This is a predicted structure of a 73-nucleotide RNA (transfer RNA) from Chloracidobacterium thermophilum. The sequence is in RNAcentral, with records from ENA, GtRNAdb and Rfam. The same sequence occurs in records of 2 taxa.
[in-house]
RNA sequence: GGGACUUUAGCUCAACGGUCAGAGCAGCGGACUCAUAAUCCGUUGGUUGCAGGUUCGAGUCCUGCAAGUCCCA
Numbered sequence: 001g002g003g004a005c006u007u008u009a010g011c012u013c014a015a016c017g018g019u020c021a022g023a024g025c026a027g028c029g030g031a032c033u034c035a036u037a038a039u040c041c042g043u044u045g046g047u048u049g050c051a052g053g054u055u056c057g058a059g060u061c062c063u064g065c066a067a068g069u070c071c072c073a
Base pairs, nucleotide, nucleotide: 001072002071003070004069005068006067007066010025011024012023013022018056027043028042029041030040031039049065050064051063052062053061
């Protein structure tokens, strides 16, 4: 220098172009217990990496940029 893939909650990950972007773990509150853990119930938490474009409608499609991983030279 060229190419591929990834980027979504504190962490690990889902999500056919169309309902409110969800799950597990973590956090918070409660139940249970003499108490703690475990278990159960409830609940908080999101500028979907950034900027544009297409579309009636974009996490999803297109372009550029940034970061990371890998391959080629």